The RNA shown here (Bacterial RNase P class A) has 358 nucleotides and comes from Microbacterium sediminis. Taxonomically the source falls in Microbacterium (Bacteria, Bacillati, Actinomycetes, Micrococcales). The model forms 94% of the base pairs in the Rfam consensus. The coordinates come from a structure-prediction model, not an experiment, and the mean pLDDT is 77.
[in-house]
This record gives sequence, structure tokens and C1' cells, in this order.
RNA sequence: UGGGUCGGCCGGACGGCCGCGUCGCGCGCAAGCGCGCCGAGGAACGUCCGGGCUCCACAGGGCAGGGCGGUGGGUAACACCCACCCGGAGCGAUCCGCGAGAAAGGGCAACAGAGAGUAGACCGCCGGCCUCGGCCGGUAAGGGUGAAACGGUGGUGUAAGAGACCACCAGGGGCCGUGGUGACACGGCUCGCUGGGUAAACCUCGCCCGGAGCAAGACCAACAGGGGAUGAUGACGCGGCCCGCCGAGUCCCCGGGUAGGUUGCUGGAGCGGCACGGCAACGUGUCGCCGAGAGAGAUGGCCGUCGACGGAGCGUCACGCUCCCGAACAGAACCCGGCGUACAGGCCGGCCCAUUCG
Repeated sequence: UGGGUCGGCCGGACGGCCGCGUCGCGCGCAAGCGCGCCGAGGAACGUCCGGGCUCCACAGGGCAGGGCGGUGGGUAACACCCACCCGGAGCGAUCCGCGAGAAAGGGCAACAGAGAGUAGACCGCCGGCCUCGGCCGGUAAGGGUGAAACGGUGGUGUAAGAGACCACCAGGGGCCGUGGUGACACGGCUCGCUGGGUAAACCUCGCCCGGAGCAAGACCAACAGGGGAUGAUGACGCGGCCCGCCGAGUCCCCGGGUAGGUUGCUGGAGCGGCACGGCAACGUGUCGCCGAGAGAGAUGGCCGUCGACGGAGCGUCACGCUCCCGAACAGAACCCGGCGUACAGGCCGGCCCAUUCG
């Protein structure tokens, strides 16, 4: 310098004008006005998973149903994260894995092929019969089909063959040793054990799981209802009392809780700095900070300057100059932790490969 891979961050800036929402203060009878503070995101999104919180149900156990599935750790919890193991891809950095069991059982496998399972004789090979082209039997060594035909190579053996037997190699089981918390790795002895695939199919094993959701739930409570008292022999009301006026209701209690209001509501498994423990995820301590809380839902628009990117042109290529355009995906609604998905473009860093120079 070119190519790649992984991680982190930003995601228009400044100014002016006009607006919007909650809250506080002031003014106003009220409608509202003025001032001040604050006012979307890395995904607020999808609502897929896990929790908190709330109500309902619940002695305990089981069935059904659902989820998860290498090992160790993290966490409130998880299907998430970290580290490692095993398998696969890559020269490598690194990436991918829906990673228990196929020797419990039954099931399935298009097309091709003779045959898809303790299977299989189409060609070939070998033996026998025989009408000379077939029939019967043996054979998985060779050919052919297929995604897949089930150890490999060489030999012994045989009519031809075959782990039938032998040597070596590969895998597996059993017993043991070493390292590791463990998954597992390495090594020794032994057994010819070589039993195809598929469980995001049924199933088996192990572990986990009650239901509904802030329109959860709680409190206050008009009107209407039930009961009682009082009232045309004048109640209630007219600022406390009297007179006076007026002319039909008024007052108390009760239960449930409609309209409406309040609460839940945002200070929390919070965010940032530093120190310590840990490979890390993360944890502990300490200091600092407060960052929307509406109830049909506010955070927007215009102008100016600058502008990433893109397009056009000019100058000798890198590069510079001029003109035009002018910023992605998307928006809280009880709150967190994840995952997944969308995203114009930009910045920073680690590592790998190739090349050049030293």
C1' cells in the first nucleotide's frame, strides 16, 4: 500500500424566528397569558424469550402440554452472555453448529438401482447341468446405480471368494494410567467388535415451566337505589342572629361502585468515573449525576451559515478547485435484561494474508 476479519463509537453542527407537551412560579372570575426547568432511540421497532410488580388459583404427588439439551462459569432469570471442549469451513485472523440418545421400540427414505438393512446377484467371477443358449447354486474381491451399498491396504486361503484367518493402519467397546473442576485429551493392555442414514419425525432419557396482564390492581365517589327524620301549622335558601322575602323540598344513614377523579408512574437488578477481584462475561467498594411520564397521546416547521455522501465540469495521474443536490432506519405509553430485524453515511482500534522498502 492492497485485500480481509473482529470489536467499539457517532449517526447532521451552529445561530435566528414561530410553535408543541408535562411540571413549578406569577397574573387572571375563567378561558388563558408570561417566565423558568426538562422533553425519544440505538434500535424507543417486532412483541420472540426471561424477570420485577399486581391480581386470581394453589396440601402434596402424578398425567397431559410446552420449552431446553457438550462442559464450567455469569445473572433476579433466560432460549442470553463469557471461557473452554468436540465437529466442520478457511493459508490465516476468524467464522459456523437446532452439539443428549439410532445397540429400547416401531416408522420413513423421491429418482436411480438387482438390492436402502443384521440387506443385496444386474454385469462379472467360480462350480454343476445342458437342447450352446439358458437354468440351478456359490461369491461382495472387480464393474455399474445412488446423497448413502458400511472398515482400508497387502497376504494366507479357496473352485471363485469373504475378518474366514494373519500383519499393519483407521475407528469402536472393556480394563487401567497421566493431565484437567469438567466436557475431554494423551498413553498402555485387551477384544476381530466394524451393528449404514434420519430424533427442527414418532419416541426415550435428564432438567425447567400455574394463569392473566398497568385496559394488572388500589382509593375516593356524582346521578340513580334502599331506609329514616322533618316540612304548606311554611322546611331549605337570602354571610352569624331577629324581622322580612320566597314557596317545595331539605337533612341523615346504608350498600354496591357506573360516569368522573386520584393513584399505580417512574430513583431504578439505574447511568458515569475511579480502585480492587476475575482470562472474560461479571461482581464488590467508593465518589458523582437525575435523563419524558402523556392519556388518543407533545419533541415540529421556516430562514441563514456550514456541511458527510452523490452528480457534472476543469486543471498533468494521486490530489485540488468550481457548480448543483442537501442526511438513513425509525418514534416512548408499567419497568427492566436479552434476542431478532431495519439503517444514507462516517470515525477509531486490534488482528490476519499478500506485496514493497528498511